[in-house]
RNA sequence: AAAUUGAAGAGAAUGCUUUCUCAUAUAUGCUUGGGAAUAUGGCCUAAGCGUCUCUACCUGGAUACCUUAAAUCUCCGGACUAUGGGAAACUCGUUCAGCACG
Numbered sequence: 001a002a003a004u005u006g007a008a009g010a011g012a013a014u015g016c017u018u019u020c021u022c023a024u025a026u027a028u029g030c031u032u033g034g035g036a037a038u039a040u041g042g043c044c045u046a047a048g049c050g051u052c053u054c055u056a057c058c059u060g061g062a063u064a065c066c067u068u069a070a071a072u073c074u075c076c077g078g079a080c081u082a083u084g085g086g087a088a089a090c091u092c093g094u095u096c097a098g099c100a101c102g
Base pairs, nucleotide, nucleotide: 011096012095013094014093015092017089018088019087020086021085022084023083024082025081026056029049030048031047032046033045034044035043041066042065050057058078059077060076061075062074064072
């Protein structure tokens, strides 16, 4: 100096997993077909558009409106999904540095 082995304790980086958070996308939005309800109601279903985007495109409440007809209006609160950033937890894995014995 190199290789191999063993034991114990402490450290750094990183990966996986989970949770939280932020950003971007999309406005949980828009268009249309068929059907349904009717002031104790205001929905169901299908297709399309929208995203460098998979999925989703609903729900709760309030307001207005519709005098019984076929059509809803506005506002507030709520996410999920995709990708990226950050934080934390967790045990496991990897790497690095360092230590000890033969």
A computed fold for a 102-nucleotide RNA from Marininema mesophilum, annotated as Purine riboswitch aptamer.
Its Rfam family is "Purine riboswitch aptamer". The literature on the family includes a 2003 paper in Cell by Mandal et al., "Riboswitches Control Fundamental Biochemical Pathways in Bacillus subtilis and Other Bacteria". The family is grouped with related families in Rfam's "Purine riboswitches".
The prediction has a mean pLDDT of 77.
The model forms 100% of the base pairs in the Rfam consensus.